RNA sequence: GGUCCAUGCAGACGGGUGGAGGGAGAAGGCCCUGUGAAACCCGACCAACCUGCCGAAUCAGCGGUAAGGUGGUACAGCCUGCGCGAAACGCACCAUGGAGG
Numbered sequence: 001g002g003u004c005c006a007u008g009c010a011g012a013c014g015g016g017u018g019g020a021g022g023g024a025g026a027a028g029g030c031c032c033u034g035u036g037a038a039a040c041c042c043g044a045c046c047a048a049c050c051u052g053c054c055g056a057a058u059c060a061g062c063g064g065u066a067a068g069g070u071g072g073u074a075c076a077g078c079c080u081g082c083g084c085g086a087a088a089c090g091c092a093c094c095a096u097g098g099a100g101g
Base pairs, nucleotide, nucleotide: 003099004098005097006096007095008094013043014042015041016040017039021032022031023030027080028079029078044073045072046071049069050068051067052065053064054063055062077093081091082090083089
């Protein structure tokens, strides 16, 4: 990278280095940014996908915990894709986790 499954409701920031970009991707719009962007480091926090642990149950599965592995901590999967008259919703695409090869 490709396949399958689940989620994308909600939640949660400070410091240091850095020095102009950033919000996935091409372009446009909108927004954030020298009152300091990206990136890296440290600490804290959020959540509960996997492991562990606890409880009930004993097939699947359920509730809790937060020690370990991921992930996340402006707004929002921001809009301009497709189906539908529009919306809702679904699909596509994207992101994250898990499984198997």
This is a predicted structure of a 101-nucleotide RNA (SAM riboswitch aptamer (S box leader)) from a Myxococcales bacterium.
The coordinates come from a structure-prediction model, not an experiment, and the mean pLDDT is 82.
Lineage of the source: Bacteria > Pseudomonadati > Myxococcota > Myxococcia > Myxococcales.
The sequence was found by an Rfam model in a public genome assembly.
The model forms 93% of the base pairs in the Rfam consensus.
It matches the Rfam family "SAM riboswitch aptamer (S box leader)". About the family: The SAM riboswitch is found upstream of a number of genes which code for proteins involved in methionine or cysteine biosynthesis in Gram-positive bacteria.